[in-house]
This record gives sequence, C1' cells and structure tokens, in this order.
RNA sequence: GGGGCUGUAGCUCAGCUGGCUAGAGCACCUGCUUUGCAAGCAGGGGGUCACGAGUUCGAAUCUCGUCAGCUCCA
Repeated sequence: GGGGCUGUAGCUCAGCUGGCUAGAGCACCUGCUUUGCAAGCAGGGGGUCACGAGUUCGAAUCUCGUCAGCUCCA
C1' cells in the first nucleotide's frame, strides 16, 4: 500500500433484503422484604446506532469518505 470483518446503553450483544416509538441480559438507582448483607419481587434512569456527507417522504439499515480494532496478502 491492497483485500476482508467489526464499531448499537457502563459491559456482552440482538435488530441490518429502509417504516410501529431503538431493544435484551448483566450492571446502576429507588422501594418492598431482612437485625444486616446477599438473593427475590416491583418500578425507574441511561443512546448523536464510531464520525462526516449523500440518496429518500422516511436511514442503525443503502451509497461515499474518514477514524479505530482484528485479520489476510504484498
């Protein structure tokens, strides 16, 4: 330098042949329970879908560029 894969909540990930409102588990916060802790139960907060631009009535999803990580080739 070239090819491929990946980037979504604090962590691990789903969703990706465009359209309900962006979700799950764990973690976190509050309450109940307990002498207390843990566990359990109920409720709650947290997102520029890596970044920028484009296409479209509409983009996490399609297109282009940039950045980062992994990997293969030279």
Predicted 3D model of a 74-nucleotide RNA (transfer RNA) from Candidatus Peribacteria bacterium RIFCSPLOWO2_12_FULL_55_15. Its Rfam family is "tRNA". Gene Ontology term of the family: triplet codon-amino acid adaptor activity. The organism belongs to Candidatus Peribacteria, within Bacteria.